A computed fold for an 84-nucleotide RNA from Paraliobacillus quinghaiensis, annotated as c-di-GMP-I riboswitch aptamer. Its Rfam family is "c-di-GMP-I riboswitch aptamer". Rfam links the family to the GO term cyclic-di-GMP binding. The organism belongs to Paraliobacillus, within Bacteria. The coordinates come from a structure-prediction model, not an experiment, and the mean pLDDT is 86.
[in-house]
RNA sequence: AAUCGAUAAAGGCAAACCUUCUGAAAGGAUGGGGCGCAAAGCUAUAGGGGCUAAGGACAACGUCUAUGCCAGCCAGUUGCCGGU
Repeated sequence: AAUCGAUAAAGGCAAACCUUCUGAAAGGAUGGGGCGCAAAGCUAUAGGGGCUAAGGACAACGUCUAUGCCAGCCAGUUGCCGGU
C1' cells in the first nucleotide's frame, strides 16, 4: 500500500417503541431503549435514489412542484483492531 472480517482485545454507534421539545409536514433534538452495524464516522445546490408539500401553480374535496429533509438505500471520502 492492497485486500479480507476467521479468531481476540480495547472500545464505539444505536432500529422499533416510549417521554419532552421543535417543525406545516417529512424530519430533527433530548433522555430511556436495543433491532442491528467494521465505517450505523463524515458528505444532501455540485452522483443516483427516496420522503414531505408550507408556499406557489393548475384543468382544484384533487394533482404537480423543494427553496424543506433522509448518510441505518446505493455512492463518494476518511479511519480503529486483527488476518493475508